Annotation:
A computed fold for a 553-nucleotide part of an RNA from a Bacilli bacterium, annotated as large-subunit ribosomal RNA, domain I. NCBI's taxonomy places the organism under Bacteria, Bacillati, Bacillota, Bacilli. It matches the Rfam family "Bacterial large subunit ribosomal RNA".
[in-house]
Context: one part of a larger RNA
């Protein structure tokens, strides 16, 4: 000093574990708010701070029910108390709910400031208190009322669970990129994506053919399989990219405009309106005119088709109830493991208990429950509807529409030979002997009825709740968060964003003594174990760093 061996220390890998988490499945709910909400500030405890509850009635208050011995939150400890005259704790339904927020009397730098009415109580009087009510728009409803007479415009007053925010992902609808790809780059692509604005429901769009085809076809919409990467588009590049036919899920259809007809209103005597009847379709329908039939009848209904509501019944939901069978000898700190000898099973799921328990405990199978509140079914009540042929002379069948020009956008389709859908602007028919489609456009044939609206199902999502799975993670993993975590802490701010679980079966958390100021030791003592001793506590690897040893130098 080097290179072994042993013993420490440091360090926290690494093993077991799990309270937290993914990712799913089946049911459930799918909204809450001016009757003030989501979220938040601040206070409420006999005792500091923080989470959690609760709101000046503040660790609670009423009542209904459920439970049955303890309880007073995490969370110990003391004090003070509750409690079989049923607490604590679980469920329903009320009450209460301080301030900020949409925030709504003005006003402000959020939980703060100042107000005016009306009333209550109080003072000699003010002031102060306290209780309600003052925001805008919207419709409605009466008053008043200019310019300008009549009016209307504005004011204004009362009256409305009207709307205003918020809310994870689905949706519809406006706006609408750009990295990036093209091995560069501009048409194209990313992408009608992302973001950003508006809106809605529990789904939302879409939907009952002016359809799609080419067969003497089909019959509203969505969705899924396939057609099919076809058939097309395309600086024909890079890429984009269908339908129709099959086969499935699921299945419903319907009101109105009008033509005619009554009452009523008004009329400039052409006519308009209001109301109700009538009526809604393409093998054309309906109006009209004519025949035949009807109801103590047949049908439908709170999802559309016209709209409400109540009662009974039963199921479910939110609390719960009962629910079988072991015991012993050794091991050992503990027995649930092991030996013996037993039971029970509609129950041998699971988790707990001092090691691995069908029979210990909680529970599992199976069976019961509900004073209230919700939700779903059935019935009842009640409420609505009404049928067919014939004739075809004259009405009627959604116009600033359809269709055209320029300009652009949608459709798998980039202007192309470019149909079909929107429409910015300028045009501008026809009306059933008619109008549009069948991918330029003619003609033949087919197919359908446009310029009104409604509509459940199959489909999308998943903040949430409730039962359950996992060849899913096991603490540098899984959520950023298993821990007072969107926390501490960084940013002037939008915003960023940790690290940190483990004594033991039990605290049985070390009484006493001894050196110390004290930490902190050393003995007793608990424990199976204190090298399990709480200021790194299971296990305790390694780097590092010591102490003692051998061997070498």
């Nucleotide at each position: 000093a080097g290179c072994g061996c042993a013993u420490g220390g440091c360090g926290g890998a690494u093993g077991c574990c799990u309270u937290g988490g993914c990712a799913c499945u089946a049911g459930a709910a799918g909204c809450u708010g001016a009757a003030g909400a989501a979220g938040g500030a601040c206070g409420u405890g006999a005792c500091g701070a923080a989470c959690a509850a609760c709101g000046a009635u503040a660790u609670g208050c009423u009542u209904u029910g459920g439970g049955g011995a303890g309880c007073a939150g995490u969370a110990a400890g003391u004090a003070c108390g509750c409690u079989u005259u049923g607490a604590u704790c679980c469920a329903g339904a009320g009450a209460u709910u301080u301030c900020c927020g949409a925030a709504u009397g003005g006003g402000g730098g959020a939980a703060c400031c100042c107000a005016g009415c009306a009333g209550u109580a109080g003072u000699a009087a003010u002031u102060g208190a306290c209780u309600g009510u003052u925001a805008u728009c919207c419709u409605g409803a009466c008053g008043u009322g200019a310019a300008c007479a009549c009016a209307u415009a504005g004011c204004g007053u009362c009256a409305g669970a009207g709307a205003a925010a918020g809310c994870a992902a689905c949706c519809c609808g406006g706006c609408g990129a750009a990295c990036u790809g093209a091995a560069a780059c501009a048409u194209c692509u990313u992408a009608g994506u992302a973001a950003c604005c508006g809106g809605a429901g529990g789904a939302a769009g879409a939907g009952a053919a002016a359809g799609a085809a080419a067969a003497a076809u089909c019959g509203a919409u969505u969705c899924c399989c396939u057609u099919a990467g076809u058939a097309g588009c395309g600086g024909c590049g890079a890429g984009c990219g269908a339908a129709g036919a099959g086969g499935g899920a699921a299945g419903a259809g319907c009101c109105c405009a009008a033509a005619c007809c009554a009452a009523c209103u008004u009329u400039u005597c052409g006519g308009a309106g209001u109301u109700g009847g009538g009526g809604u379709u393409g093998u054309a329908g309906g109006a009209c005119u004519u025949c035949c039939g009807u109801a103590u009848a047949a049908g439908a209904g709170u999802a559309a088709g016209a709209a409400a509501u109540u009662c009974u019944u039963g199921a479910u939901a939110u609390a719960g109830u009962u629910g079988a069978a072991u015991c012993a000898g050794a091991u050992g700190g503990a027995a649930a493991g092991u030996u013996g000898a037993a039971c029970c099973a509609a129950a041998g799921a699971a988790g707990g208990u001092g090691a691995a328990a069908g029979u210990c405990c909680u529970g599992u199978a199976a069976a019961c429950g509900a004073a209230a509140u919700a939700u779903c079914a059935a019935g009842a009540a009640c409420u609505c509807u009404u049928g067919g042929g014939a004739g075809u002379a004259u009405c009627c069948u959604g116009a600033g529409u359809a269709g055209g020009g320029c300009g652009g956008g949608g459709c798998a389709c980039g202007u192309g030979a470019a149909a079909c859908c929107c429409u910015g602007u300028c045009u501008g028919a026809a009306u059933c002997c008619a109008c549009g489609g069948g991918g330029a456009c003619c003609a033949u044939c087919c197919c359908g009825u446009a310029a009104g609206g409604c509509u459940a199902a199959a489909u999308a999502c998943u903040c949430u709740c409730u039962a359950g799975u996992g060849a899913c993670c096991g603490a540098u993993a899984g959520u950023g968060a298993a821990c007072a975590a969107g926390u501490a802490c960084c940013g002037u701010g939008a915003g960023g964003g940790a690290a940190a679980g483990g004594u033991g079966a039990a605290a049985a958390g070390a009484a006493c003594c001894c050196c110390g100021g004290g930490a902190g030791g050393g003995g007793a003592g608990u424990g199976a174990a204190a090298u399990a001793g709480a200021a790194u506590a299971c296990u305790g690897a390694a780097a590092c760093c010591a102490u003692g040893u051998g061997c070498u130098u």